[in-house]
Molecule: small-subunit ribosomal RNA
Organism: Bacteroidetes bacterium WF73
RNA sequence: AUUAGAGUUUGAUCCUGGCUCAGGAUGAACGCUAGCGGCAGGCCUAAUACAUGCAAGUCGAACGAGAUUGGGGAGCUUGCUCCUCAUGAGAGUGGCGUACGGGUGCGUAACGCGUGAGCAACCUACCUUUGUCUGGGGGAUAGCCCGAAGAAAUUCGGAUUAAUACCGCAUAACAUCAUUGAGCAGCAUUGCUUAAUGAUCAAACAUUUAUGGGACAAGGAUGGGCUCGCGUGACAUUAGCUAGUUGGAGUGGUAACGGCACACCAAGGCGACGAUGUCUAGGGGAUCUGAGAGGAUGACCCCCCACACUGGGACUGAGACACGGCCCAGACUCCUACGGGAGGCAGCAGUAAGGAAUAUUGGUCAAUGGAGGCAACUCUGAACCAGCCAUGCCGCGUGCAGGAAGAACGCCCUCUGGGUUGUAAACUCCUUUUAUCUGGGAAGAAAUGUACUUUUUCUUGAGUACUUGACGGUACCAGAGGAAUAAGCACCGGCUAACUCCGUGCCAGCAGCCGCGGUAAUACGGAGGGUGCAAGCGUUAUCCGGAUUCACUGGGUUUAAAGGGUGCGUAGGUGGGCAGGUAAGUCAGUGGUGAAAUCUCCGGGCUUAACCCGGAAACUGCCGUUGAUACUAUUUGUCUUGAAUAUUGUGGAGGUAAGCGGAAUAUGUCAUGUAGCGGUGAAAUGCUUAGAUAUGACAUAGAACACCAAUUGCGAAGGCAGCUUACUACACAAUGAUUGACGCUGAGGCACGAAAGCGUGGGGAUCAAACAGGAUUAGAUACCCUGGUAGUCCACGCCCUAAACGAUGAUUACUCGACAUACGCGAUACACUGUGUGUGUCUGAGCGAAAGCAUUAAGUAAUCCACCUGGGAAGUACGUUCGCAAGAAUGAAACUCAAAGGAAUUGACGGGGGUCCGCACAAGCGGUGGAGCAUGUGGUUUAAUUCGAUGAUACGCGAGGAACCUUACCUGGGCUAGAAUGCUGAGUGACCGUGGGUGAAAGCUCACUUUAUAGCAAUAUACACUUAGUAAGGUGCUGCAUGGCUGUCGUCAGCUCGUGCCGUGAGGUGUUGGGUUAAGUCCCGCAACGAGCGCAACCCCUAUCACUAGUUGCCAUCAGGUAAUGCUGGGAACUCUAGUGAAACUGCCGCCGUAAGGCGUGAGGAAGGAGGGGAUGAUGUCAAGUCAUCAUGGCCUUUAUGCCCAGGGCUACACACGUGCUACAAUGGGGAGGACAAAGGGUUGCUACCUGGUAACAGGAUGCUAAUCUCAAAAACCUUCUCUCAGUUCGAAUUAAGGUCUGCAACUCGACCUCAUGAAGCUGGAAUCGCUAGUAAUCGUAUAUCAGCAAUGAUACGGUGAAUACGUUCCCGGACCUUGUACACACCGCCCGUCAAGCCAUGGAAGCUGGGUGUACCUAAAGUCGGUAACCGCAAGGAGCCGCCUAGGGUAAACCUAGUAACUGGGGCU
Repeated sequence: AUUAGAGUUUGAUCCUGGCUCAGGAUGAACGCUAGCGGCAGGCCUAAUACAUGCAAGUCGAACGAGAUUGGGGAGCUUGCUCCUCAUGAGAGUGGCGUACGGGUGCGUAACGCGUGAGCAACCUACCUUUGUCUGGGGGAUAGCCCGAAGAAAUUCGGAUUAAUACCGCAUAACAUCAUUGAGCAGCAUUGCUUAAUGAUCAAACAUUUAUGGGACAAGGAUGGGCUCGCGUGACAUUAGCUAGUUGGAGUGGUAACGGCACACCAAGGCGACGAUGUCUAGGGGAUCUGAGAGGAUGACCCCCCACACUGGGACUGAGACACGGCCCAGACUCCUACGGGAGGCAGCAGUAAGGAAUAUUGGUCAAUGGAGGCAACUCUGAACCAGCCAUGCCGCGUGCAGGAAGAACGCCCUCUGGGUUGUAAACUCCUUUUAUCUGGGAAGAAAUGUACUUUUUCUUGAGUACUUGACGGUACCAGAGGAAUAAGCACCGGCUAACUCCGUGCCAGCAGCCGCGGUAAUACGGAGGGUGCAAGCGUUAUCCGGAUUCACUGGGUUUAAAGGGUGCGUAGGUGGGCAGGUAAGUCAGUGGUGAAAUCUCCGGGCUUAACCCGGAAACUGCCGUUGAUACUAUUUGUCUUGAAUAUUGUGGAGGUAAGCGGAAUAUGUCAUGUAGCGGUGAAAUGCUUAGAUAUGACAUAGAACACCAAUUGCGAAGGCAGCUUACUACACAAUGAUUGACGCUGAGGCACGAAAGCGUGGGGAUCAAACAGGAUUAGAUACCCUGGUAGUCCACGCCCUAAACGAUGAUUACUCGACAUACGCGAUACACUGUGUGUGUCUGAGCGAAAGCAUUAAGUAAUCCACCUGGGAAGUACGUUCGCAAGAAUGAAACUCAAAGGAAUUGACGGGGGUCCGCACAAGCGGUGGAGCAUGUGGUUUAAUUCGAUGAUACGCGAGGAACCUUACCUGGGCUAGAAUGCUGAGUGACCGUGGGUGAAAGCUCACUUUAUAGCAAUAUACACUUAGUAAGGUGCUGCAUGGCUGUCGUCAGCUCGUGCCGUGAGGUGUUGGGUUAAGUCCCGCAACGAGCGCAACCCCUAUCACUAGUUGCCAUCAGGUAAUGCUGGGAACUCUAGUGAAACUGCCGCCGUAAGGCGUGAGGAAGGAGGGGAUGAUGUCAAGUCAUCAUGGCCUUUAUGCCCAGGGCUACACACGUGCUACAAUGGGGAGGACAAAGGGUUGCUACCUGGUAACAGGAUGCUAAUCUCAAAAACCUUCUCUCAGUUCGAAUUAAGGUCUGCAACUCGACCUCAUGAAGCUGGAAUCGCUAGUAAUCGUAUAUCAGCAAUGAUACGGUGAAUACGUUCCCGGACCUUGUACACACCGCCCGUCAAGCCAUGGAAGCUGGGUGUACCUAAAGUCGGUAACCGCAAGGAGCCGCCUAGGGUAAACCUAGUAACUGGGGCU
């Protein structure tokens, strides 16, 4: 100094696990934008091709020659020649340099690089130190000149010439070599020092006289060469490689060691600690990131290496096998007179090409550095500068202060108003960085040079003056005026800072992940506003991080991915006690090294910073040395507890082989015997009168071993079961006798390894793939049945896989308990107890995501091995190995998804389980489904047949009443502030009412009549109408934007909360359990204790009684009266009415029960266990229904989707369905007579009664605003007559005619009446509905709506009044508990495979085409080396020729790799 997380699997949870994001970075690119400066950086691609210019020359103090120009002189043909002095170009010989500097990263997996050592095996020009020397000769050659060839490049011949060029000679040792001797040292060969003798080798001069050079030798410095340790990629689907290969001694070669090369000899060398091969790659200092360890990278700067068009080769030289040198071969480009030649930007600029992409054909040698030179100086695309580019880093600016009418525009809203933009602007004051203009103006210069002074023995040192600046009139400074010259980009659903409106409508689009968008999008596009960063901001690409997601630091493997099927065992790893030695690892001190730059800290310089400079620290490394000795190692000795052995026992379905046994089965023969057997859910196929099945006897065959038998035993696993024998292996116990760590694990390897399968040969009873037949079924290549072959069995040989599982590797040690069991020991035992080895169950700590494990660990530790790293593709493809085959082992990728998964939780579901309930079934009664009609719906039709409701939970539903109206629909005619209402202004004076014209009406239009109140009046007010303005209107859309209301599960018994407790958590507990109930009703128990919404009760009706009250109701007693009647007086008893009370609580009894409670032909009671009924509907479910009851957001419409009117439609009609009515008749129909309700309605009404009419009804008339009058007759029922089983005296549809009533109006389209007509229908298929008692069934009555009515509907009312329930197996629905689950849109779920279509990547494939590697053979340039008689040379030597090697070329067969391909295989996505 130092470690941050988030989103995404689920209904929710915990975990595993992947994907994604936030950070930093870049030689970047792209989009939008752009004021200035400083410092850096700038072809990552084609080591592709290059026009043009420049990038390495220099030296006259090495040499010869010398154009040109100038001066002087001479001759004279005055413009030529000669002499001389100076100048000295361009070439040439020679010296040094060109091997540096600069570029690039092709090759290279290597001693290439890094680091540390070594050379007793080496070299080093220039520089430096020391010593010595520099004598005397020779022959050439370029140039120049002449000639020749050629287009050119260039070449050849002749003559002549110099040198610091070349060659001899002399001299020379501390040099080199050889021989001999001595000493010292070391590291093996050996090294060093020294002495003697012998041999060999040098040189160069120039000159201005100051100097500058030259030679030999020995040192130094610098630079190099070579060797070694360690470190330095991927792939084993590359496992074997190697003949100069490995070594020896010899020769050659080299500066030097060495198979470096050669001949000979030997047969070695490398490799799972990864050789060889293939692919990729320059290495390092460092850079980026990271807490670090690491990971990634190797631009710029520095060091090393490699390369210079491709390949080979040498020459020269101190140094090269040489970027701007040579030779050869090849490819390419250029010139050509076609004969031949020239070239190499991976130097700096620049061009083309490629590419997303990377700059000027600039200035200067002023500085720094380099080459040459004595020097001046020359050269220097090294370098220093400038130019271009926001490519990066850093800095500055685009103003500052005040300023509320909180202006206007814009935007939003709940819109006379508010909010926001926003102190923002305007406006006022101030400042002037920057930009612009004007003026001044550097440092970088040290040193060299020139001149002078001075110093020094010499070299030299010091000083003064002058000269030399590309950048550059730049940096910097001063002045001037004026806010003047200067802001964008991205984002705003979550992660992630920042929200609204409009448009769009699963479209257009967005998206890093999750995901947005299908009419109210904070997610698309625009706008306003906001957030972040800022001369930049975003996007893309890449790297690190987050990712503990390869885990050394720092992970795992029962179920998530992951323990090898098991053992033996090699290498390896690892290993008990004690003592000693050594010191390799280890630890400590110290020395060397770890280049500089970078990083960190401190300080300093540019106004600051970036940047630069100085110092320190660091560079965690390597090497040496000194010490320590606990641990590891090594070595010596010793021990016994690990391990093994021995002795004595015990145990067992351990193994192998042989023999034996009985039951069963099948078959055969014989016998008895007769009609079936067999099989199944039921059948059939099959067998059987040629005698089956059955029974008995005998015989044969093969396979398996009942009972014992177990939660048992044995074995390494697979596995092992009748009995006996033989052979054999093991475990355990006891003894503590023997050895003395001999142990553990175990990559490769070897062995074993169920079943099925394969081969050969046997065997073949049963069973039984395939197959056949019969069933089942929509089908049934299945399940069931009858047969049946391989196989099942044996021997031998293969195969080598399993859910080979404890889904749990082996070994060792330690760590609470309880119980059971097998076998031992403790002399004996049925007890008991100790101890040991096994096999199990439960439980604690601990562990675990949880489930769970828990001395037989999944606990705590140790050693070794194996294996895992998201899902799918896939255990697939290719390759390889094994196999007779089947196949096994090893084992990917492209592509694709954002998950896949584990455990547990709550639900839901189950053709799971348990308990329970319900007209759920069953037992009954009556219906529907068949007929006719009514009504609703669908469909169809139509101008319209308005709209909604659609399983249960739509369909006699909204509608409790469509002829007009209603009415929303259609056609047509009209109106546009509109049909209604409010407000304001103006006008009229009335309004109302009456009449005319036109018209279908609405409407349009004309005429007549006409005000009130206050006030004298003007006028005002009221009212009404007209007109103008303003708020309209909409049954138009969205019930998936909503409120409210409603249906359903369901009047089912459930749904929750607080606190506590349990669980990491979702959650659980409570609410479960045992009973009980109609009930989560109550009781008991219980980590729960309480509470709430539901249940029940409280409310209403009804059943009994009492009290009070007594009209319109009642009338027992009393009295009166009538033809008769509570008709009247009266009564208050009864009925009744309507108010208040009582009554029922398992209270009492008996039995059962702890209790709750249950039971009883119990008692009592009007009623008995909730007496009967109603109202009352928990949390929630179905995006259930309704925008057309109403309300309401949003959208749409405004001469129409609004409003008025006439007519039509909602009433249609091949058909289908639902709900009903009436029937089919005699328990009935018809006629006549007679009796008994309840509850309702009534003044626009109900109407007694009378009259008329057959009747519907009409005409009169009376009562009643109702316990008073009335509708009103109740009907079934009873009595009686008739009909007599028929399509009828059943049934009433349909149709015709005539009427009545309502109404403006009955045509479409009303009801009723009368007469006539008299259809279908004779009890209804599959199926299906309601109902458990005053219920079903049946019978009428009333009401709402309403002018009337399609009402057979709905809602109420009473009358008559049953049957049945054994019971809960089954169907349906529901409740609770439990269980499984891959479901959660919740089984109407999820989901598998084929097929069809499109797209994508990929495997195989007859072939075709590239690239690469090595091999064999042929050929072979240049060149080194070697050889050499003829030619040249006096000679040295050379030419030529020959040989070895070889780049390259060719041929051949292989191998590796890539592309492509008719066809074909599977895979992924939609």